[in-house]
Context: one part of a larger RNA
RNA sequence: GGACGAACGCUGGCGGCGUGCUUAACACAUGCAAGUGGAGCGACGAACCAGGCUUCGGCCUGGGGCAGAGCCGCGAACGGGUGAGUAACACGUGGGUAACGUGCCCCGAUGACCGGGACAACCCGGGGAAACCCGGGCUAAUACCGGAUGUGCUCCCCUCACACCAGUGAGGGGUGGAAAGGAAGCUUCGGCCUCCGCAUCGGGAUCGGCCCGCGGCCCAUUAGCUUGUUGGUGAGGUAACGGCUCACCAAGGCUGCGAUGGGUAGCUGGUCUGAGAGGAUGAUCAGCCUCACUGGGACUGAGACACGGCCCAGACUCCUACGGGAGGCAGCAGUGGGGAAUCUUGCACAAUGGGGGAAACCCUGAUGCAGCGACGCCGCGUGGGUGAUGAAGUCCUUCGGGAUGUAAAGCCCUUUCGACGGGAACGAUAAUGACGGUACCCGGAGAAGAAGCUGCGGCUAACUACGUGCCAGCAGCCGCGGUAAUACGUAGGCAGCAAGCGUUGUUC
Numbered sequence: 001g002g003a004c005g006a007a008c009g010c011u012g013g014c015g016g017c018g019u020g021c022u023u024a025a026c027a028c029a030u031g032c033a034a035g036u037g038g039a040g041c042g043a044c045g046a047a048c049c050a051g052g053c054u055u056c057g058g059c060c061u062g063g064g065g066c067a068g069a070g071c072c073g074c075g076a077a078c079g080g081g082u083g084a085g086u087a088a089c090a091c092g093u094g095g096g097u098a099a100c101g102u103g104c105c106c107c108g109a110u111g112a113c114c115g116g117g118a119c120a121a122c123c124c125g126g127g128g129a130a131a132c133c134c135g136g137g138c139u140a141a142u143a144c145c146g147g148a149u150g151u152g153c154u155c156c157c158c159u160c161a162c163a164c165c166a167g168u169g170a171g172g173g174g175u176g177g178a179a180a181g182g183a184a185g186c187u188u189c190g191g192c193c194u195c196c197g198c199a200u201c202g203g204g205a206u207c208g209g210c211c212c213g214c215g216g217c218c219c220a221u222u223a224g225c226u227u228g229u230u231g232g233u234g235a236g237g238u239a240a241c242g243g244c245u246c247a248c249c250a251a252g253g254c255u256g257c258g259a260u261g262g263g264u265a266g267c268u269g270g271u272c273u274g275a276g277a278g279g280a281u282g283a284u285c286a287g288c289c290u291c292a293c294u295g296g297g298a299c300u301g302a303g304a305c306a307c308g309g310c311c312c313a314g315a316c317u318c319c320u321a322c323g324g325g326a327g328g329c330a331g332c333a334g335u336g337g338g339g340a341a342u343c344u345u346g347c348a349c350a351a352u353g354g355g356g357g358a359a360a361c362c363c364u365g366a367u368g369c370a371g372c373g374a375c376g377c378c379g380c381g382u383g384g385g386u387g388a389u390g391a392a393g394u395c396c397u398u399c400g401g402g403a404u405g406u407a408a409a410g411c412c413c414u415u416u417c418g419a420c421g422g423g424a425a426c427g428a429u430a431a432u433g434a435c436g437g438u439a440c441c442c443g444g445a446g447a448a449g450a451a452g453c454u455g456c457g458g459c460u461a462a463c464u465a466c467g468u469g470c471c472a473g474c475a476g477c478c479g480c481g482g483u484a485a486u487a488c489g490u491a492g493g494c495a496g497c498a499a500g501c502g503u504u505g506u507u508c
Base pairs, nucleotide, nucleotide: 001508002507003506004505006504007503008502009501010500013380014379015378016377017376018375019373020372021338026336027335028334030333031332032331035074036073037072040071041070048063049062050061051060052059053058081291083289091215092214093213094212095211096210097209100208101207105204106203107202108201109200110199111198113147114146115145116144122137123136124135125134126133127132153176155174156173157172158171159170160169161168162167181196182195183194185192186191217263218262219261224254225253226252229251230250231249232248233247234246235245236244266288267287268286269285270281271280272279273278293314294313295312296311297310316327317326318325319324344370346369347368348367352366353364354363355362356361383413384412385411386410393404394403395402396401417449420443421442422441423440427435452497453496454495455494456493457478458477459476463492464491465490466489467488473480474479
């Protein structure tokens, strides 16, 4: 000198764009943050319409179909947060998978035939303070189950070709295993056709799993470590290889090119600095990993060992009729606490994106915006011209004067920004705008509403007076202060920067 997610002191006009718990992965009141589909299904059935009855209250039948709940499908594994743990194939980079998976999406091939029994909802009964639970009865489906069929496919056997470590492809034989309907239109009522779905197989795309080479912290005042340990055979398990797991067998494996142990730490693209080499760092944004009160476990599923799912244990908090229950903000706001220190319990789904749906549409604290903070960067303003008798005041003085100083006043102008009044978008090519009566434009008024902070001994740019008297104090280093202090305090003047200026901290 530069930089900062900064903090502190004094000061503070406006706008744009960013950015804001670095500490207690401390505890959390309240609200919201993941739903959706009636074109899968049964039941209930409000408005409203038509007909009938009526004691004028309404009732019954048919159509119609709201809302809430249930079965079922898809989603909830994304999006959002955090950095605790992790020195590791976690990450980065380059490869491998002849050892693998992949819902939704795209392409191609083939198919969807015949049957069956339940369980919620609902009704009845019971238990419980509650959470909720139990028994009996009825019922539908794209829920569940059985049979048939088999283009492909699975497994076994044979042949051939290619590879050559297990394999890949083609042909033949045997074996095993699928499915679901819904809506609109037409109809001669047989059905046809379109769309959305369903099943099997092949391919693609995307996303992942696993394996390997190399690379990136400190300590040797850590020198030995290891028994599923290292390898083999066989088996189990997995989508898949593998001590991943198990039985048996062998006695191996790692290490001074640093094993093991300890400390610290999410990694990277990047960021800061530097001429570079390098050093430091990993906030915001992006990629990967990791965790979700603490520890463990599996279930469902294409995908989880699952932040707003389940079970068990633990700590903590809450409810309780004491028998038993409920909860998990490291989602968005917000509260307490810790701290030098870090924001609103805002608006909207208008846009972008995501989930569901045929769609209308619904949901979305993702996101888009607004609010607060000079926290940062950038831009603008706080006026311009003229004005000497160099006014007054103040400071200094050798008492002559000098300085503040064209500075002010006065005169002549201008109106950026702000304030006031009026108009008014793009973002959305038809409808739909939270932002927002915002940006922006126009109008009139009036210099009007807008300057401070630090320093002045040398380094280092800028000096005098008074007060103080080794006191009070200053200080980054050297050092100032003990009676004329340019170094302390105040004033005048001056210097530097400026809506900031200084200090502290960290880093180059």